[in-house]
């Protein structure tokens, strides 16, 4: 420093569902759960879906892209 990977240990994260808070909505967010994930970690550039009070927003756990990162093998 690349580069594979989850078999292994250490941890992360959190579908859907249920409460509470927010928003018109989509959704997001805080407890509980635990589908799953090896970037299910930020980013909203590019395709894409979703919602609209029609201005506009909103999903990174759709797809492509940048950027950082744990243990391990090579």
């Nucleotide at each position: 420093a690349a580069u594979a990977g989850a078999c292994a240990a250490a941890g992360c994260c959190a579908a859907a569902c249920c409460u509470g808070c927010c928003g018109a909505a989509a959704a997001g967010u805080a407890g509980g759960u635990g589908c799953g994930g090896a970037a299910a970690g930020c980013c909203a550039c590019g395709g894409g879906g979703c919602u609209u009070a029609c201005a506009a927003g909103u999903c990174a756990g759709c797809c492509g892209g940048g950027u950082u990162a744990c243990c391990u093998u090579u």
Molecule: c-di-GMP-I riboswitch aptamer
Organism: Pseudomonadota bacterium